Predicted 3D model of a 334-nucleotide part of an RNA (large-subunit ribosomal RNA, domain IV) from a mouse gut metagenome. The prediction has a mean pLDDT of 87. RNAcentral holds the full RNA, with entries from MGnify.

[in-house]
Context: one part of a larger RNA
RNA sequence: CCCUUGUUAAGGAACUCUGCAAAAUAACCCCGUAACUUCGGAAGAAGGGGUGCCUGUCGGAGAGAAACUGACAGGCCGCAGUGAAGAGGCCCAAGCAACUGUUUACCAAAAACACAGGUCUCUGCAAAAUCGUAAGAUGAUGUAUAGGGGCUGACGCCUGCCCAGUGCUGGAAGGUCAAGGGGAUGUGUUAGCGCAAGCGAAGCACGGAACUUAAGCCCCAGUGAACGGCGGCCGUAACUAUAACGGUCCUAAGGUAGCGAAAUUCCUUGUCAGGUAAGUUCUGACCCGCACGAAUGGCGUAAUGAUUUGGGCGCUGUCUCAACAGGGGACCCG
Numbered sequence: 001c002c003c004u005u006g007u008u009a010a011g012g013a014a015c016u017c018u019g020c021a022a023a024a025u026a027a028c029c030c031c032g033u034a035a036c037u038u039c040g041g042a043a044g045a046a047g048g049g050g051u052g053c054c055u056g057u058c059g060g061a062g063a064g065a066a067a068c069u070g071a072c073a074g075g076c077c078g079c080a081g082u083g084a085a086g087a088g089g090c091c092c093a094a095g096c097a098a099c100u101g102u103u104u105a106c107c108a109a110a111a112a113c114a115c116a117g118g119u120c121u122c123u124g125c126a127a128a129a130u131c132g133u134a135a136g137a138u139g140a141u142g143u144a145u146a147g148g149g150g151c152u153g154a155c156g157c158c159u160g161c162c163c164a165g166u167g168c169u170g171g172a173a174g175g176u177c178a179a180g181g182g183g184a185u186g187u188g189u190u191a192g193c194g195c196a197a198g199c200g201a202a203g204c205a206c207g208g209a210a211c212u213u214a215a216g217c218c219c220c221a222g223u224g225a226a227c228g229g230c231g232g233c234c235g236u237a238a239c240u241a242u243a244a245c246g247g248u249c250c251u252a253a254g255g256u257a258g259c260g261a262a263a264u265u266c267c268u269u270g271u272c273a274g275g276u277a278a279g280u281u282c283u284g285a286c287c288c289g290c291a292c293g294a295a296u297g298g299c300g301u302a303a304u305g306a307u308u309u310g311g312g313c314g315c316u317g318u319c320u321c322a323a324c325a326g327g328g329g330a331c332c333c334g
Base pairs, nucleotide, nucleotide: 001329002328003327004326005325006324007323008322010320011319014318019315027051028050029049030048031047036041038154052076053075054074055073056072057071058070059069060068077081089313090312091311092310093309094308095307096305097304101113102112117152118151119150120149121148122147123146129138130137131136155300156299157298158297160230161229162228165227166226167223168222169221170220171219174218175217176216180212181211186206187205188204189203192199193198231249232248233247234246235245258292259289270286271285272284273283274282
């Protein structure tokens, strides 16, 4: 010096990103216990007191003056009476997630995943969906109170406007449109005709117009708990300021309720208030929301959490500031 353990004057978080670590709390009995609440909880809330031995009295139980056990009274000893050890620290406020659960085997346990519940959608059974070339299988020895898929995520109060684009569903008049059907017409060939140039039936072959013709697309509607979206400029009130009000441009429609410097706020340590002697954090407000917002859910919410943030009490070698002691290494000798 390293690892590990014990103790420490006075102070008691001044340490530090952070009380990290340590200390502290701790068993059983009795008393007592707030806000809030989904009335179950919160709760072991918090906060107090007791615990040995002897004697007596009165009980329980017992056949009982025994043993066992409870209450009360008196007495005894010690600084100290649960125990050999093992054995909650607590409180206040806020964020997130309802909860118990699940997860990155070996740096992340969480606010991520799941969840019950909600909703949309597909599926009538030889179901939809999935695996397989197929046979076949799962779905399911189930049958719409069932099964598959998507989103959301207990509960409470709610969930606004936009169907122009994209998607999906429905429609079928018209436009477009494949193969197929169709076969006008043309070409090649040559029996024949012609003096010749040339014409040229049938057959065969090649090319092929009109017309006919499905879905789809165009088109017409519907649909947002489908993908998604939810404005700008100017003026105006008898101080000023502001603008309930008006004008104008654009749009499919211009963000409703609620919330808001937020796990979202750049400017920003915004401003005010609280807490501190002093507070970039925290809490309550304000609203100028760079760039919240309603199932990519919005706002609340008791309980829960090895969750995140701020504060307090207790407690301490975390620190002021270090000291001593025990054990094991390192190092030296054998």